[in-house]
RNA sequence: AGAGUUUGAUCCUGGCUCAAGAUGAACACUGGCAGCAUGCUUAACACAUGCAAGUCAGAUGGGAAGUGGUGUUUCCAGUGGCGGACAGUGAGUAACACAUAAGAACCUACCCUUGGGAGGGGAACAACAACUGGAAAUGGUUGUUAAUACCCCAUAGGCUGAGGAGCAAAAGGAGGAAUCCACCUAAGGAGGGGCUUGCGUCUGAUUAGCUAGUUGAUGAGGCAAUAGCUUACCAAGGUGAUGAUCAGUAGUUGGUCCGAGAGGAUGAUAAGCCACACUGGGAUUGAGACAUGGCCCAGACUCUUAUGGGAGGCAGCAGUGGGGAAUUUUCCAUAAUUGGUGAAAGCCUAAUGGAGCAAUGCCGUGUGGAGGUAGAAGGCCCACAGGUCAUGAACUUCUUUUCUCGGUAAAGAAGCAAUGAAGGUAUCUGAGGAAUAAGCAUCAGCUAACUCUGUGCCAGCAGUUGCGGUAAGACAAAGGAUGCUAGCAUUAUUUGGAAUGAUUGGGUGUAAAGCAUCUGUAGGUGGCUUUUCAAGUCCGCCGUCAAAUCCCAGGGCUCAACCCUGGACAGGCGGUGGAAACUACCAAGCUAGAGUACAGUAGGGGCAGAGGGAAUUUCCGAUGGAGCGGUGAAAUGUGUAGAGAUUGGAAAGAACACCAACAGUGAAAGCACUCCACUGGGCCGACACUGACAUUGAGAGAUGAAAGCUAGGGAAGAAAAUGGGAUUAGAUACCCCAGUAGUCCUAGCCAUAAAUGAUGGAUACUAGGCACUGUGCAUAUCGACCUGUGUAGUACUAUAGCUAACACGUUAAGUAUCCCACCUGGGGAGCAUGUUCGCAAGAAUAAAACUGAAAGGAAUUGAUGGGGGCCUACACAAGUGGUGUAGCAUGUGGUUUAAUUUGAUGCAAAGCGAAGAACCUUACCAGGGCUUGACAUGCCAUGAAUCCUCUUGAAAGAGAGGGGUGCCCUCGGGAAUGUGGACACAGGUGGUGCAUGGCUAUCGUCAGCUCAUGCCAUAAGGUGUUGGGUUAAGUCCCACAAUGAGCGCAACUCUCAUGUUUAGUUGCCACCAUAGAGUUUGGAACCCUGAACUGACUGUCGGUGAUAAGCAAGAGGAAGGUGAGGAUGACGUCAAGUCAUAAUGCCCCUUAUGCCCUAGGCGACACAUGUGCUACAAUGGGUAGAACAAAGGGUUGCGAUCCUGCGAGGGUGAGCUAACUCAAAAAACCAAUCCUCAGUUUGGAUUGCAGUCUGCAACUUGCCUGCAUGGAGUCAGGAUCGCUAGUAAUCGCUGGUCAGCCAUACGACAGUGAAUUCAUUCCCAGGCCUUGUACACACUACCCGUCACACUAUGGGAGAUGGCCAUGUCUGAAGUUGUUACCUUAAUCGCAAGGAGGGGGAUGCCGAAGGUGGGGCUAGUGACUGGAGUGAAGUCGUAACAAGGUAGCCAUUCUGGAAGAUAUGGCUG
Repeated sequence: AGAGUUUGAUCCUGGCUCAAGAUGAACACUGGCAGCAUGCUUAACACAUGCAAGUCAGAUGGGAAGUGGUGUUUCCAGUGGCGGACAGUGAGUAACACAUAAGAACCUACCCUUGGGAGGGGAACAACAACUGGAAAUGGUUGUUAAUACCCCAUAGGCUGAGGAGCAAAAGGAGGAAUCCACCUAAGGAGGGGCUUGCGUCUGAUUAGCUAGUUGAUGAGGCAAUAGCUUACCAAGGUGAUGAUCAGUAGUUGGUCCGAGAGGAUGAUAAGCCACACUGGGAUUGAGACAUGGCCCAGACUCUUAUGGGAGGCAGCAGUGGGGAAUUUUCCAUAAUUGGUGAAAGCCUAAUGGAGCAAUGCCGUGUGGAGGUAGAAGGCCCACAGGUCAUGAACUUCUUUUCUCGGUAAAGAAGCAAUGAAGGUAUCUGAGGAAUAAGCAUCAGCUAACUCUGUGCCAGCAGUUGCGGUAAGACAAAGGAUGCUAGCAUUAUUUGGAAUGAUUGGGUGUAAAGCAUCUGUAGGUGGCUUUUCAAGUCCGCCGUCAAAUCCCAGGGCUCAACCCUGGACAGGCGGUGGAAACUACCAAGCUAGAGUACAGUAGGGGCAGAGGGAAUUUCCGAUGGAGCGGUGAAAUGUGUAGAGAUUGGAAAGAACACCAACAGUGAAAGCACUCCACUGGGCCGACACUGACAUUGAGAGAUGAAAGCUAGGGAAGAAAAUGGGAUUAGAUACCCCAGUAGUCCUAGCCAUAAAUGAUGGAUACUAGGCACUGUGCAUAUCGACCUGUGUAGUACUAUAGCUAACACGUUAAGUAUCCCACCUGGGGAGCAUGUUCGCAAGAAUAAAACUGAAAGGAAUUGAUGGGGGCCUACACAAGUGGUGUAGCAUGUGGUUUAAUUUGAUGCAAAGCGAAGAACCUUACCAGGGCUUGACAUGCCAUGAAUCCUCUUGAAAGAGAGGGGUGCCCUCGGGAAUGUGGACACAGGUGGUGCAUGGCUAUCGUCAGCUCAUGCCAUAAGGUGUUGGGUUAAGUCCCACAAUGAGCGCAACUCUCAUGUUUAGUUGCCACCAUAGAGUUUGGAACCCUGAACUGACUGUCGGUGAUAAGCAAGAGGAAGGUGAGGAUGACGUCAAGUCAUAAUGCCCCUUAUGCCCUAGGCGACACAUGUGCUACAAUGGGUAGAACAAAGGGUUGCGAUCCUGCGAGGGUGAGCUAACUCAAAAAACCAAUCCUCAGUUUGGAUUGCAGUCUGCAACUUGCCUGCAUGGAGUCAGGAUCGCUAGUAAUCGCUGGUCAGCCAUACGACAGUGAAUUCAUUCCCAGGCCUUGUACACACUACCCGUCACACUAUGGGAGAUGGCCAUGUCUGAAGUUGUUACCUUAAUCGCAAGGAGGGGGAUGCCGAAGGUGGGGCUAGUGACUGGAGUGAAGUCGUAACAAGGUAGCCAUUCUGGAAGAUAUGGCUG
């Protein structure tokens, strides 16, 4: 200090997540030791048991033990004194509770200092005794008694009071004594406490008003003291947007954790303060309490009881139950430090000191060190070579922290001695032996660390992105590795990262975000000069901010944690003394801001009145006579009862063409015919007046399009709703015909819009250019123009700057200041609830649960559009011939079957793999067989091998017999081959083409696809490759921040077309020869064949074009603009096709998914479909005659000739490894006119009979021949295919495969030989540029809403049930206090009667709990119900994104299954 995650990629905005630290933690696995800490965060829930506060016999009366008795000693209930106001917890409390700093009207036991004093009297009450009540707790009556208990008198440097005057004390004890300890009073101190005040101290406004003792005065009371603290009376105050009141939450602080800091979170332990003690109330005592290990009362609960009544309070220490994820021993000691008491010894002390339990935390330490390669065994991986665990183990040697067993042995103890719980502990030391001691998590990225096996969207993982669908580095296990280590990982919480609440330190044009606009209150901020003052500000000094903590230094435990000592820090508050620049204050001025007056000026600024014409509709006439109207096309509608059209007149309402403009004006909404009345604001000029009067503006107020509402008018047009007609699958729409509210006016509501410049207001500064509007000045002139220059506005362009980019740019989104408003991920949701406003519609304010990891902005590249522009193509058009009909052939689907093996499935599968299934092929099925195998290599045994015969069997196979002994040799054996055997293995047309290589199809022979360097951009990317021309072409030329290059195009290559040269056999024949035949001699001219050359390049002429590239036409030429045709296929696309050509990873089978054999099947057949053949006929069919090719095949072959058969063929076999043969070309032509428009002399399917050929074999299932048979079919619906010239069409010939052939297929060959192309509007496809995009799996995309189903949270809800709060009223305990005529009374007064005073009872006020009433807030719950969210591949449509097929969106209204549609106004996003 950052990282991951939105996208195809980019930049930004923005959330989510992670890495770090911490904890009183918990949980999983694991666990050696020591030290120091810490340990109910939940139920302030209930508590068994024990202990935690006593002590004093030197205050006092007495009792008891002990003793024979006295004395002494010890113990003790009671009276009396002091102490039980310390120790726990955090419920309550938002408060002078706490923190900090001050203050005045107070108290203070024990302690310290000082002054003074303690004289004289008196009466009781416990204990005790007797009697007695009660179960007990605990009493009652009578009698006796002491004191440091109680009372009176005296005295007083005290108190009260103006004064006179009045009031108030005391106690003794011990000792032989000195003396000591107590006591009273007064003054002071220390420490402690009470009270008051300033300032600070959480959240909510969906809590805005609260308050009657309330605020103040006076009198009285009361208190230690001030005070409405209490009371009587008087006044009506007090408090609050600087947040009162109310509600929620919470002990507070020093501190603790995190953070660079600012700050955020927190308040365990240890320290200070506060509050509480089962819940609520109350007082008593006391120096101190409203006390609880004290009392009284009420309540709940528990225990006990003789049922009458009693007892109790662990939030003390242990401990128990309960709750909970979770927190310890019913331990030791008063040795130390404290506390209480006592004269003291001492006693008490669960405070405290210690031990125990717990890895709960921090810190330290160990589990061994050194050597050791045969690189051990074993595991894992493997390319089978090896690598790794790994110097690791073993082994050798060393050490003993720790461990076990011994010995020694503390400090802490002060203060002469004595005194140690911990503890025989720490420490030191001896012996023994590597001995007793390593785990946890992770290994896809973030994030350090990788492989194998298993699994197969299953099981599972996951903090986030995400992983898993047969080769998972992400699951599980293993090996290895990484991290930390007596721990480790997870979970929870919290800070950081997060500048995602921004003071430091963010934003608001489009990402979330500027109020619709203005006026203005509080508040904030504020021009120039001078003065005062010292509040802010700045400086010095003083006090304080407890200790501890943090920090620094030093020291002590072996180190550290920990502890000790000292220092520093402490931003705050208070006091004091200065300074006077700035801000504020005081005072006096100024004129630059602002305003007033004056002189002009422009304007759809506002309000009211009057007038006007065009158009529309309606009505009344006239002319006229059939349609009009409307649409994409129609129909509804209207018209012979006279429409529409033309024309005359009348009426009504609404809106104001042209001018008109990126013009004007207004705060915005908005404002437009003309004239007039009234009226607001602006601007310019001049510089007279005021003298900071300013700016912004929370609340508040005003205005506020359209729609809508209320009441009354008005109503021409157009028009929600509605009706009808169309369109459509439907059409609650778009289109058409009608049509109501409303639109208009008056009065009043509503308060919202994409109310937008999506840009708050004010002020100042920061290059220009150009234009328009208003108004000045200068110049010019008689004047108007022109030109220059101010000022106020309105637009465009642009520099710097800014911005994520787009863009903005003196009218800022630049640079600064001031004020206001608003934002903080998406959805839920501008919804619910509450409140305010409204007649209503609704508006304003405005959450949460829950749910996802994104949502979003700008720009980029593609793809795409029922966007645009340009261009190409048998793409359309123009032609021509087909398919689709019929029959047959063939392929496919389907069905069938034991099997009908399998692949291919839009173009780009379907006469395709298959250039040829009777057996074989063959992969399928049935049956019969084999198991190292039909085939390969290795080992052993044996026989050479080949060959012949027989039996059995469907065959494979099985069994038997015969013949035969070969070649090489170092004599061991070997080569070749057969048989048998055992194991490694063979074998697989089994799976996966979505694991692959290779090959191929397709877009497409379309013209594209890229790179280097440079330049532009933050980047993705762009440029180049775009533009103007041109081309078949990214072909070429020109221009240009590009310059070059590559793969493609073209060219090079093959065939054909011309000519030349060369070569002439088996080919050819002009001349010559031959009866005839190129048969022979001859010839090399011609044809033909082979080879090598030539030729074509826009080269040439003129035209055109830009003087280019090129284009059009012509000449010449065999061929002319690529001469024709092949081969040649860029980057890539389709997980395209192929594991069945062969290759190959992985998986699967192994007496079978392998191998052999026989028979069957691949040929089935209701049907559907693709590709073909033959046809339907006269441009024909049949018959007869007689011409002209090219290319190809042939020795297991082609086969002449002759004979034979109607024929297929058979017999014969010359010739040929090939100009011999297959081989006959057919259409065309010609003849007769035979057929004469018919289901025919068309057509040939089908069927019968008889044959030939091939072949072991022709039934399933071959071809061919002859005779006979003679079906459908008379030109083909919608739809659809090929073709642009030697092409289509038509005619035949040939080849491969092959024994034969189902070939009408496929591949080649030549013969005859057309028609049409106006052109690019349209259909399909493609290319380039541009534009929009919410698409990127890329339009077969994306995506909206209802409905149905499941789940989740939530709102409403008749209600019912709790809790809290205040309040009215009733009752009224204890208790203080007042009253009291009743009862009673030792001390004192009085001679007495009696009094003062006290006690009891009764009673008044107050008063807790309780009863009751209505109210407020809140919680969960509730039949039913509303929407919301999330889910698998449901249903209905297709609203949005492209002009999304009717542009979309905003506000409002009406309406519809639903998205939505329509209307009015607005926006461009």
Predicted 3D model of a 1469-nucleotide RNA (small-subunit ribosomal RNA) from Trichopus zeylanicus subsp. travancoricus. Rfam family: Bacterial small subunit ribosomal RNA. The RNAcentral record of the sequence draws on SILVA.